RNA sequence: CAUAGAGUAGUAAAGACGCGUCAAGUGUUGCAAAAUGGGAUGUCGUUUGCAAACGAAAGACAAAAGUCUGCGGUGUCUUUACGCGUCCGCUAUU
Numbered sequence: 001c002a003u004a005g006a007g008u009a010g011u012a013a014a015g016a017c018g019c020g021u022c023a024a025g026u027g028u029u030g031c032a033a034a035a036u037g038g039g040a041u042g043u044c045g046u047u048u049g050c051a052a053a054c055g056a057a058a059g060a061c062a063a064a065a066g067u068c069u070g071c072g073g074u075g076u077c078u079u080u081a082c083g084c085g086u087c088c089g090c091u092a093u094u
Stems, first nucleotide, its partner, number of pairs: 002093004010082009019072003028052007038088005058069004
């Protein structure tokens, strides 16, 4: 120098353990903010806060506490797969 590759935020599936089912959570809209391959820049996406509207699947057993089976565009963790445009950097080879 050239070629190839790895790695972010996060997404999906499976498993485990929870939460709710007395409706929190999830999802939608608006505003604001933040973090986003090791660095710079930028896009997409993500997250958080506030506000608004909308809104659900229960059943069985038990004297009861509660247990079990479901349900929720439910939470966390693990595994697997996927996962940065440009420049520089990193790894391998020449």

THF (Tetrahydrofolate) riboswitch aptamer, 94 nucleotides, folded computationally. The sequence was found by an Rfam model in a public genome assembly.